A computed fold for a 297-nucleotide RNA from a Flavobacteriaceae bacterium, annotated as Bacterial RNase P class A.
It matches the Rfam family "Bacterial RNase P class A". By type it is a ribozyme.
The RNAcentral record of the sequence draws on ENA.
Taxonomically the source falls in Flavobacteriaceae (Bacteria, Pseudomonadati, Bacteroidota, Flavobacteriales).
[in-house]
RNA sequence: AUUGCAGGCCACCUUAUCGCUUUUAUUUAAUAAAAGAGGAAAGUCCGGACACCAAAGAGCAUUAUAGCGGGUAACACCCGUCACUAUUUAAUAAAUAGAGGACUAGUGCAACAGAAAGAAUGUACAGUUAGGCUGUAGUGAAAUCAGGUAAACUCUAUAAGGUGAAACGUCACGUAGACCAGCAUUUGAGAACGGCUCGUUCAAAGUUGGAGGGUGGGCGGUUUGAACAAAAUAGUAAUAUUUUGUCUAGAUAAAUGAUAAGGCACGACAGAAUCCGGCUUAUGGCCUGCUUUUUAU
Numbered sequence: 001a002u003u004g005c006a007g008g009c010c011a012c013c014u015u016a017u018c019g020c021u022u023u024u025a026u027u028u029a030a031u032a033a034a035a036g037a038g039g040a041a042a043g044u045c046c047g048g049a050c051a052c053c054a055a056a057g058a059g060c061a062u063u064a065u066a067g068c069g070g071g072u073a074a075c076a077c078c079c080g081u082c083a084c085u086a087u088u089u090a091a092u093a094a095a096u097a098g099a100g101g102a103c104u105a106g107u108g109c110a111a112c113a114g115a116a117a118g119a120a121u122g123u124a125c126a127g128u129u130a131g132g133c134u135g136u137a138g139u140g141a142a143a144u145c146a147g148g149u150a151a152a153c154u155c156u157a158u159a160a161g162g163u164g165a166a167a168c169g170u171c172a173c174g175u176a177g178a179c180c181a182g183c184a185u186u187u188g189a190g191a192a193c194g195g196c197u198c199g200u201u202c203a204a205a206g207u208u209g210g211a212g213g214g215u216g217g218g219c220g221g222u223u224u225g226a227a228c229a230a231a232a233u234a235g236u237a238a239u240a241u242u243u244u245g246u247c248u249a250g251a252u253a254a255a256u257g258a259u260a261a262g263g264c265a266c267g268a269c270a271g272a273a274u275c276c277g278g279c280u281u282a283u284g285g286c287c288u289g290c291u292u293u294u295u296a297u
Stems, first nucleotide, its partner, number of pairs: 001293001004290007012263007020036006038269001042280002045278005050164004057198004062160005067081005082100001084098004101155002106153002108149002123137005168220004179210005190202003225247001227246008
């Protein structure tokens, strides 16, 4: 210099003026200060925190996972390692990907060819204890109590209740505590936790459905967290522990924009809506490392 990869970081910057949202300052406004979208906020694919289904379950069914060991709150995620197959290519490199238990528990599937494709079959030749009993040939991917296939059904082991912040809680206002029908009042109607069954509980009485009426407002949940950063120790690593430091959006039809000047890496993909850990997808630039080939010293 070059081919193929893996990982990390940034995500226009500076100054000035005006504007928007939240918090604080004695405060209605005003004024001042501080703060104000992401590495994926996207997909809604996994796992949870939290909330509710009154308390309580058991079985079946269903769904998911599957080498071995470790990490984590947990996972189908991450790390290490083993085997097989594949991708890429000049390369047998580096790397990446894959759904890795069981075929004597059972049931299936395999065109054509071949005598015959499973406890089935008897072509040709040879041997013979004369029985397709044994062997060879031929056809085929596979031929004699066989092998292949489970990304075929299935079996084994393990795990799993549901819904979702429009969850929920609370306050105010308002109407129709009315009308019709079914069932039921201890012989228990109905309801309660994905589906079904059993069981249990509530109910000393209502309950299910229909038609209709009122409301569609406020506050909380709502951001201090399994958080982030640095260092040390342990470990191959993922990660864990300790010490020090930091506080960084909370809108509710939805806030972070406009103008001017300058800079250069000329700015891509793209906008939070309860929160967190992952995976997948989209995407501009810079840096580091591994590997191949070539050249020079």